Model confidence (mean pLDDT): 90 of 100. A computed fold for a 353-nucleotide part of an RNA from a metagenome, annotated as small-subunit ribosomal RNA, central domain. It matches the Rfam family "Bacterial small subunit ribosomal RNA". Rfam links the family to the GO terms structural constituent of ribosome and ribosome.

Context: one part of a larger RNA
RNA sequence: UUGAGGCUAAAGCGUCCGUAGAUUUUCUAGCAAACCCCUGGUUAAAUCCACCUGCUCAACAGGUGGGCCGCUAGGGGGACUACUAGAAUCGGAGACGGGAGAGGUAGAGGGUACUACGCGGGAAGGGGUGGAAUCCUAUAAUCCGCGUGGGACCACCAGUGGCGAAGGCGCUCUACUAGAACGUGCUCGACAUUGAGGGACGAAACCUGAGGGAGAGAACCGGAUUAGAUACCCGGGUAUUCUCAGGCGUAAACGAUGCCGGUUAGGUGUUGACCCGACCAAGAGUCGCGUCAGUGCCGUAGCGAAGGCGUUAAACCGGCCCCUUGGGAAGUACGGCCGCAAGGCUGAAACUU
Numbered sequence: 001u002u003g004a005g006g007c008u009a010a011a012g013c014g015u016c017c018g019u020a021g022a023u024u025u026u027c028u029a030g031c032a033a034a035c036c037c038c039u040g041g042u043u044a045a046a047u048c049c050a051c052c053u054g055c056u057c058a059a060c061a062g063g064u065g066g067g068c069c070g071c072u073a074g075g076g077g078g079a080c081u082a083c084u085a086g087a088a089u090c091g092g093a094g095a096c097g098g099g100a101g102a103g104g105u106a107g108a109g110g111g112u113a114c115u116a117c118g119c120g121g122g123a124a125g126g127g128g129u130g131g132a133a134u135c136c137u138a139u140a141a142u143c144c145g146c147g148u149g150g151g152a153c154c155a156c157c158a159g160u161g162g163c164g165a166a167g168g169c170g171c172u173c174u175a176c177u178a179g180a181a182c183g184u185g186c187u188c189g190a191c192a193u194u195g196a197g198g199g200a201c202g203a204a205a206c207c208u209g210a211g212g213g214a215g216a217g218a219a220c221c222g223g224a225u226u227a228g229a230u231a232c233c234c235g236g237g238u239a240u241u242c243u244c245a246g247g248c249g250u251a252a253a254c255g256a257u258g259c260c261g262g263u264u265a266g267g268u269g270u271u272g273a274c275c276c277g278a279c280c281a282a283g284a285g286u287c288g289c290g291u292c293a294g295u296g297c298c299g300u301a302g303c304g305a306a307g308g309c310g311u312u313a314a315a316c317c318g319g320c321c322c323c324u325u326g327g328g329a330a331g332u333a334c335g336g337c338c339g340c341a342a343g344g345c346u347g348a349a350a351c352u353u
Stems, first nucleotide, its partner, number of pairs: 003325004007307002012321001014201004021194003025088006033081001035077008048066007091191001092188003095184003103177007110154002114150008125136002162169002206247006215241002220236004258320006266298009276288004302309002326353003335346004
């Protein structure tokens, strides 16, 4: 609970797609379901309101008039909503064009470092730390050169740069594929927005099966430190991290800010497309003005408890969805659904303060 709210006090679903529903551009004509007006009927009495009257007053009672809530029949209206028919283009969708991008999937190729091994050189230490020790090393380590194998990763470029719905995406090339921006006297013609249920995607970790395993490294084992040291530091090291096929479905999944549309000063960077101008070595070049779309900073009005936000709003409005309603108990219990499990989703109360 017809209220007030949701960046930070409780509160925006992790993200998108989409069913029902809700909401929905402009114009013309029709209809009259809805709506509005008038009239008739009905809406028992009591109750309610106004006036008058009776109990000394009042409550109470009586009288007269009115009203309330609708229902029904007839007549009328045509602004708005619905419906029917027709038309339009600014919303939306599509087409065409040349550009931008770590968007996605698959394949091929490459690079440095690391590590193991082999060969050669070489000789006694190496490693590690605040200092050490554990540890490695005369079966030749560390170091230098060459070679072979292996797995992971992708320096510089790199940028409050770009792309993606979010999660996220960064060596090069190729194939397939998706979306966005810009430009156009092109096409369709409201086909739209949101979205309860529902569906898809969804970092890391974790689980199942099969591979792989260089480096890093929970657990674990040692060495130190310390009063102790189940840690921080050091030496090792399994799961894991990687690939394929499934599962899980959660995060401070954050802009802690739902999506769509409109309106409201500017200034200054930057990315993409386009127009115009200047320069020109005429290049997909350089510089400058402007328009549209993104992405940052500052800031006016306004807003805000303040921090701050401020055309990328937290301003002013409209549409739709989700959520909050003191703290704890508790995101617990019970039940249901999902999961192999871990657990997830939904989600109380007693009691306490």